[in-house]
Molecule: c-di-GMP-I-GGC riboswitch aptamer
Organism: Desulfogranum marinum
């Protein structure tokens, strides 16, 4: 620098449940469908909610920043 077959270690969808929120949804616990950035940032687009100008979504796509393992050069 390029790539992603594996997974030591890591995260944790649906669902159940305590709490917060009008809601979308967030968060603790249980639980694993999956993930090589499923780490961080709402910057562009999309979607969703509502008290309609604010909010949610990073596990929708793109972008920016950072990073683990393995392989090859």
């Nucleotide at each position: 620098u390029a790539a992603g077959a594996a997974a030591a270690g890591c995260c944790a969808a649906a669902c159940c449940u305590g709490c917060c929120g009008c809601a979308a949804g967030g968060u603790g616990g249980g639980g694993a469908c999956g993930g090589a950035a499923a780490g961080c940032u709402g910057c562009g687009g999309g979607u969703c909610a509502u008290u309609u100008a604010u909010g949610a979504u990073a596990g929708c796509c793109g972008a920016g920043c950072u990073g683990c393992c393995u392989u090859a050069a």